The part of an RNA shown here (small-subunit ribosomal RNA, 3' major domain) has 477 nucleotides and comes from a cold seep metagenome. The RNAcentral record of the full RNA draws on SILVA. The coordinates come from a structure-prediction model, not an experiment, and the mean pLDDT is 86.
[in-house]
Context: one part of a larger RNA
RNA sequence: UGACGGGGGCCCGCACAAGCGGUGGAGCAUGUGGUUUAAUUCGAAGCAACGCGCAAAACCUUACCUGGGUUUGACAUCUGGGGAACUUCCUGGAAACAGGAAGGUGCCUUCGGGAGCCCCAAGACAGGUGCUGCAUGGCUGUCGUCAGCUCGUGUCGUGAGGUGUUGGGUUAAGUCCCGCAACGAGCGCAACCCCUGUCGUUAGUUGCCAUCAGGUAAAGCUGGGCACUCUAGCGAGACUGCCGGUGUUAAGCCGGAGGAAGGUGGGGAUGACGUCAAGUCCUCAUGGCCUUUAUGCCCAGGGCUACUCACGUGCUACAAUGGUCGGUACAGAGGGUCGCGAACCCGCGAGGGGGAGCUAAUCCCAAAAAGCCGGCCUCAGUUCGGAUUGGAGUCUGCAAUUCGACUCCAUGAAGCAGGAAUCGCUAGUAAUCGCGGAUCAGCAUGCCGCGGUGAAUACGUUCCCGGGCCUUGUACA
Numbered sequence: 001u002g003a004c005g006g007g008g009g010c011c012c013g014c015a016c017a018a019g020c021g022g023u024g025g026a027g028c029a030u031g032u033g034g035u036u037u038a039a040u041u042c043g044a045a046g047c048a049a050c051g052c053g054c055a056a057a058a059c060c061u062u063a064c065c066u067g068g069g070u071u072u073g074a075c076a077u078c079u080g081g082g083g084a085a086c087u088u089c090c091u092g093g094a095a096a097c098a099g100g101a102a103g104g105u106g107c108c109u110u111c112g113g114g115a116g117c118c119c120c121a122a123g124a125c126a127g128g129u130g131c132u133g134c135a136u137g138g139c140u141g142u143c144g145u146c147a148g149c150u151c152g153u154g155u156c157g158u159g160a161g162g163u164g165u166u167g168g169g170u171u172a173a174g175u176c177c178c179g180c181a182a183c184g185a186g187c188g189c190a191a192c193c194c195c196u197g198u199c200g201u202u203a204g205u206u207g208c209c210a211u212c213a214g215g216u217a218a219a220g221c222u223g224g225g226c227a228c229u230c231u232a233g234c235g236a237g238a239c240u241g242c243c244g245g246u247g248u249u250a251a252g253c254c255g256g257a258g259g260a261a262g263g264u265g266g267g268g269a270u271g272a273c274g275u276c277a278a279g280u281c282c283u284c285a286u287g288g289c290c291u292u293u294a295u296g297c298c299c300a301g302g303g304c305u306a307c308u309c310a311c312g313u314g315c316u317a318c319a320a321u322g323g324u325c326g327g328u329a330c331a332g333a334g335g336g337u338c339g340c341g342a343a344c345c346c347g348c349g350a351g352g353g354g355g356a357g358c359u360a361a362u363c364c365c366a367a368a369a370a371g372c373c374g375g376c377c378u379c380a381g382u383u384c385g386g387a388u389u390g391g392a393g394u395c396u397g398c399a400a401u402u403c404g405a406c407u408c409c410a411u412g413a414a415g416c417a418g419g420a421a422u423c424g425c426u427a428g429u430a431a432u433c434g435c436g437g438a439u440c441a442g443c444a445u446g447c448c449g450c451g452g453u454g455a456a457u458a459c460g461u462u463c464c465c466g467g468g469c470c471u472u473g474u475a476c477a
Base pairs, nucleotide, nucleotide: 001477002476003474004473005472007471008470009469010468011467012466013465015461016460019425020424021423022422023421026316027315028314029313030312031311032310033309034307035306042053043052064302065301066300067299068298069297070296073125077124078123079121080120081119082118083117086103087102088101089100090099091098092097107114108113127291128290130289131288132287136285137284138280139279140278141276143274148187149186150185151184152183153182154163155162156161167178168177169176193268194267195266196265198236199235200234201233202232203231204230207226212223213222214221239262242256243255244254245253246252318418322377323376324375325374326373327372328371334365335364336363339358340357344353345352346351384415389410390409391408392407393406394405395404431453432452433451434450435449436448437447
């Protein structure tokens, strides 16, 4: 100087408390351990591994296994020889591949040849998701959006170092004020950026009967018009600016006015010096090591989907604030030409036929759902719950047996609120309801977004956890 303390003081954080909803019990989905296996590829390991890498494992992916093949190689550069490239067919084969047949003769040219592509040969070399993340770059997690981490000069100390950065107030903040052997400065904080909340302006193939006219069963449907809504560019607006109180006349704090909004308005992006030899050599890059008729490469099939068991994360429930049937409203944000696919017809349905329109504020996906109105169910393992299984189908795809999703009929399991323990959340939040997107041929309870309905509680900081500052002890560094 740090680190640590079941030392002290001050102070924060959904840290506790107050409250709401969960997990832990059930069934299923998914990841992991374990076990099994020819293989069940590999990595991730307290928080910070475990719906994680995987924003899509039937083939491919694929790195694993079994078998079949191959050795200048699937890919790059160079040398020599041959051939246009390429297309079609036959035989063997699971394919890879091997053997054979036919067609075909291009472009540039100084007529020697050349460019591109294919085949053959030899060797330099290629290749490796092989090892080492404790050799590394890059990227990332975490403490932590915490308020800290440092430097120059000066000054103090023999020195390590101190001071500044401590102190009194204050703040979300090393934020600001005051004081002070310090005076300044840098990286962080804040602000500048984006979204959202109010208004104005500019603009009108979305919106509007607001106004005028036409028109319909109805409809911005048509003429017409940018008033409103909206869209998207510019601008205004919030600064403790104003008033009162308080404070040290300060920084600030409390209350009030005005205002769409008030003291950081709400949300995002943004992550200081560093810590964990944290994670990643399987994104990529890269040193070293290893391999080179194999640890490379091609192919078929299998496996990553196994299943006594254990754990994590979720979904659906156990019902009446519910289930079911009929009727009827109101979103936002997205996606769409290899695509979205309307009307209409067929099918109980998944879906099929059909093809209008749309390169999309114009057409389509599209129905939002919870909600509201009405009927039934009446506490029952039930009209709750839907696992499991049988049958029949639909769709995608070369192909759904291992191993897809969905539909219909039948079957209807466990489950009557979950022990010890444990998680999230402070407001348009939790809870609850649906919608969209990426990936994608197909496949979503995961992930990333979007809106609808919309709470309860916070006395307080003694305690648990994590953190900041000062101080104290130490046989620790």